[in-house]
Context: one part of a larger RNA
RNA sequence: CUGGGCGUAAAGCGCACGCAGGCGGUGACCAUAGUCAGAAGUGAAAGCCCAGGGCUCAACCCGGGAAUUGCUUUUGAUACUGGGUCACUAGAAUCACGGAGAGGGUAGUGGAAUUCCGAGUGUAGAGGUGAAAUUCGUAGAUAUUCGGAAGAACACCAGUGGCGAAGGCGACUACCUGGCCGUCGAUUGACGCUCAUGUGCGAAAGCGUGGGGAGCAAACAGGAUUAGAUACCCUGGUAGUCCACGCCGUAAACGAUGAGUGCUAGAUGUUGGGGUGCAUGCACCUCAGUGUCGCAGCUAACGCGUUAAGCACUCCGCCUGGGGAGUACGGCCGCAAGGUUAAAACUC
Numbered sequence: 001c002u003g004g005g006c007g008u009a010a011a012g013c014g015c016a017c018g019c020a021g022g023c024g025g026u027g028a029c030c031a032u033a034g035u036c037a038g039a040a041g042u043g044a045a046a047g048c049c050c051a052g053g054g055c056u057c058a059a060c061c062c063g064g065g066a067a068u069u070g071c072u073u074u075u076g077a078u079a080c081u082g083g084g085u086c087a088c089u090a091g092a093a094u095c096a097c098g099g100a101g102a103g104g105g106u107a108g109u110g111g112a113a114u115u116c117c118g119a120g121u122g123u124a125g126a127g128g129u130g131a132a133a134u135u136c137g138u139a140g141a142u143a144u145u146c147g148g149a150a151g152a153a154c155a156c157c158a159g160u161g162g163c164g165a166a167g168g169c170g171a172c173u174a175c176c177u178g179g180c181c182g183u184c185g186a187u188u189g190a191c192g193c194u195c196a197u198g199u200g201c202g203a204a205a206g207c208g209u210g211g212g213g214a215g216c217a218a219a220c221a222g223g224a225u226u227a228g229a230u231a232c233c234c235u236g237g238u239a240g241u242c243c244a245c246g247c248c249g250u251a252a253a254c255g256a257u258g259a260g261u262g263c264u265a266g267a268u269g270u271u272g273g274g275g276u277g278c279a280u281g282c283a284c285c286u287c288a289g290u291g292u293c294g295c296a297g298c299u300a301a302c303g304c305g306u307u308a309a310g311c312a313c314u315c316c317g318c319c320u321g322g323g324g325a326g327u328a329c330g331g332c333c334g335c336a337a338g339g340u341u342a343a344a345a346c347u348c
Stems, first nucleotide, its partner, number of pairs: 003320004007302002012316001014201004021194003025088006033081002035077008049065002052062003091191001092188004096183004103177007110154001114150008125136002162169002206247006215241002220236004258315006266293013297304002321348003330341004
C1' cells in the first nucleotide's frame, strides 16, 4: 500500500460555518464523453509461460504458439454515470397563521443571606475541634434590636424538565436579537449533503491594562496531628474569583459514540404542538424532542437496540505493538505561560 477498523482494546477533530473537491431526487427527448460489443491496425526482437526440436543429458540453442491485460481508428448498443434541452414535486427553501423555551446581548429593579460600620440592650465569655490550640473579647466580644454601606450569588418553583452547534444557560422587568416546533395552504423548482485548506465560537485556570473586592480562597503565616506532616483538621490570609476591553485556545471539551439520508417489532413515562371521537375528562391518531425496558439484528463481552453500537449509501476526520513521546528539532501562533504540527536513535 492493500485490507481491517475507530462506545470501553490503538483510533471521531471541542463545536460550527464554509470555498475547492467528492457525492447527489423524478420523467421525457437529444448527442454519445465514460461504459459495453464487433472489426481493423499497432503493441520490435530477446526474455517469461506452453507444447515440440538440436547438441549423449542439462545449462545453452532453434522454429512455433500463447501472452503482451495497452493504445489508435472504425461500426454498432444507449440500461447505468456524465453533458445539453424541456418538464415535475416527494428533498431543500420562502411566505402565512399559531406555539414553547435558564438561547444570546444591553440597561434597570428586587428580596433573603454574608461581612463591615454606627447606635441600643446586655455581661463574660465567644470561636473552633475527635480533643485542643492559634484567634476574637472587660478598650465590652458572642447573642439580640434598629439604622447604614458594599460586593457576589439568585433559596423555594426545579423535573433522566426546557433551550443552545458545542462550550454552556436559572431572581424580576423592558428593549434589541438568533434558532426551533406545529398546521392548512400558497410560492420557488434539486436551489441538496459532506467538506481538505480557511474562518469564527470555545469551560476553568492563566496573561495584559484599568476598575472592583462582601464571601470564598492557590501561595503564605500560625495552631494542631504525627516518628516526621512542606498534607488531611483549625485560625488567619494574598493573587484569583466579579466588571470592561484585549489575549490564551486547552479539558474525562464525554454519549469516551463525526455529519447527512433512507429502511428495520413493540411497551411505557415525560416535554411542546396538531387532529378525531365521545365532549366532564378520557380514548385513539399524528409531528418534534427527551428517558426507561425490550424483538429482530449486532457485539470479544459488557451492552446497543427507530435518539442503534442493526441494515445500507455519501462525504470528512482518525488508528496501525508497548516505552522513548504527544517529547526533541524545525515551522507557525502567543506578551508570557505555552499551544499546534510532529519524528528518530535506543529498548522490550

The part of an RNA shown here (small-subunit ribosomal RNA, central domain) has 348 nucleotides and comes from an uncultured Alphaproteobacteria bacterium. RNAcentral holds the full RNA, with entries from ENA. The prediction has a mean pLDDT of 89.